[in-house]
Context: one part of a larger RNA
RNA sequence: GAGUAGCGAAAGACGGGUGAGAAUCCCGUCCACCGUAUGACUAAGGUUUCCUGGGGAAGGCUCGUCCUCCCAGGGUUAGUCGGGACCUAAGCCGAGGCCGACAGGCGUAGGCGAUGGACAACAGGUUGAUAUUCCUGUACCAGUUAUAUUUGUUUGAGCAAGGGAGUGACGCAGGAGGUUAGGUGAACCAGACGAUUGGAAGAGUCUGGCCAAGCAGUGAGUUUUGUGAUGAGUCAAAUGCUUAUCGCUAUAAGAACAAGCUGUGAUGGGGAGGGAAGUAAUAGUACCGAAGUCACUGACAUCACACUGCCAAGAAAAACUUCUAGUGAGAAUAUAACUGCCCGUACCGCAAACCGACACAGGUAGUCGAGGAGAGUAUCCUAAGGUGAGC
Numbered sequence: 001g002a003g004u005a006g007c008g009a010a011a012g013a014c015g016g017g018u019g020a021g022a023a024u025c026c027c028g029u030c031c032a033c034c035g036u037a038u039g040a041c042u043a044a045g046g047u048u049u050c051c052u053g054g055g056g057a058a059g060g061c062u063c064g065u066c067c068u069c070c071c072a073g074g075g076u077u078a079g080u081c082g083g084g085a086c087c088u089a090a091g092c093c094g095a096g097g098c099c100g101a102c103a104g105g106c107g108u109a110g111g112c113g114a115u116g117g118a119c120a121a122c123a124g125g126u127u128g129a130u131a132u133u134c135c136u137g138u139a140c141c142a143g144u145u146a147u148a149u150u151u152g153u154u155u156g157a158g159c160a161a162g163g164g165a166g167u168g169a170c171g172c173a174g175g176a177g178g179u180u181a182g183g184u185g186a187a188c189c190a191g192a193c194g195a196u197u198g199g200a201a202g203a204g205u206c207u208g209g210c211c212a213a214g215c216a217g218u219g220a221g222u223u224u225u226g227u228g229a230u231g232a233g234u235c236a237a238a239u240g241c242u243u244a245u246c247g248c249u250a251u252a253a254g255a256a257c258a259a260g261c262u263g264u265g266a267u268g269g270g271g272a273g274g275g276a277a278g279u280a281a282u283a284g285u286a287c288c289g290a291a292g293u294c295a296c297u298g299a300c301a302u303c304a305c306a307c308u309g310c311c312a313a314g315a316a317a318a319a320c321u322u323c324u325a326g327u328g329a330g331a332a333u334a335u336a337a338c339u340g341c342c343c344g345u346a347c348c349g350c351a352a353a354c355c356g357a358c359a360c361a362g363g364u365a366g367u368c369g370a371g372g373a374g375a376g377u378a379u380c381c382u383a384a385g386g387u388g389a390g391c
Stems, first nucleotide, its partner, number of pairs: 012030006031388004039368003045348002049346001050074006059067002079140002081344004086117002091112003097106003121138005141340011158327002163323004171310004177303003182297005188209006210269002214264005221257004226248009273288002311314001354363002370382004
C1' cells in the first nucleotide's frame, strides 16, 4: 500500500435454555427452500471422519458454550448378503518348446484373472453407535449321527469319470397381450372430534383402511409331434447323443417352462390412536391397540428376446441332467438332533468425508424416486424425507 480488496451463488424472525461470554450452540413456534432432489440405497474412492463424555490453544474466511477440530472411552456380530474355499472372458503368467550376443521375446499343455455364469432367508423388533449379521417368528442349503420303514449284496444297491453327450447359451428393433408394484376415490368399515349456530348429529370434519420368504394347490400363456425296429458315427463302451431308412401315431393328448393368483405362513407381526408409574437421571418410553372392504387407474417392473421382423448374424467354462467305462455294500424315505471355515460389514458416498493445493459455484458409475396439472423423469406447486448455506 491499507484497516483497502475480499469474507466463495441461497431467508430468516421471535421466545426459552445453557454459559464468564450467544446474530452464530441447544429446544420450541412461525416463516422460507429442495422434492427424477438439496430425499433413499449402493459401487469406486476415502480410512475412524461413526457414537458417547469432556475441551476451547490452533484449524473453522466473523463468532463459538459448537464442529467433519483436540482428548478419552466405545462401536462394525452372517451356513443363506458380497468375495474366497466353484467356473471361465479379454488380458496376463507360462513346464517342456521355438527364437535370440547377453538381457530377454514368443508360446503348447497348464494356471491366474469379473466387469459375466453358478449358488440356500424372509418379515418384524431392537442400540447412543451394527443388523437379510443380534433377538422373535417362520424357512431353506450342505454334511454327520440316531431311530423307524422299505430295498440291495455277483440274478449288483448305490456312487460315477479328467471320457461321450444335452443343457448352460446369449443380438437389435417393433407391436400386442397377461400380471403385479405403485397410485386414486369411497355415501362402505373403524377411531377421534363435533355447536347457545343463519343452518347442520348428516352424504359432517380429520385420520387409518396392511404384511415377506417358505410350503401346498392353481395358473394368463409360451414352446414342442411322439414312439418302435434296423444300420452307421461318437479314438474303448453306452440303454446316452447325432444321423439315415422303414413302420405306427399326430394339428390333439402328453411333456417342458412360466409371471401371477388362492390357501397357509398369521390365535403372528404391524397398525391410526390412546398412554403410565417412578427416579439423582433414563417418556410420547413401557404398556394397550380399532378397521382392514369395494371400485377405478396402472408401469420403463415381470411373464420374456416369448412372438414378429431385420442384418452388422450377436462369449466361454463350470454348476446341472444323462450315458456308459470303472467301482463293489450299502442305499432311499420319514422324523429328531447336531455341525457349518476365512475376509468384508462403522461412517461419507452429486459430497465440507471421493478427484480438484481450500469446509472450492467444477467433476463423479448404478438402483428406487410419491401427489395435483401435464404426452412426459419437462415445468410449477406440494408429500415422505431433508435443509435455511460459517459474517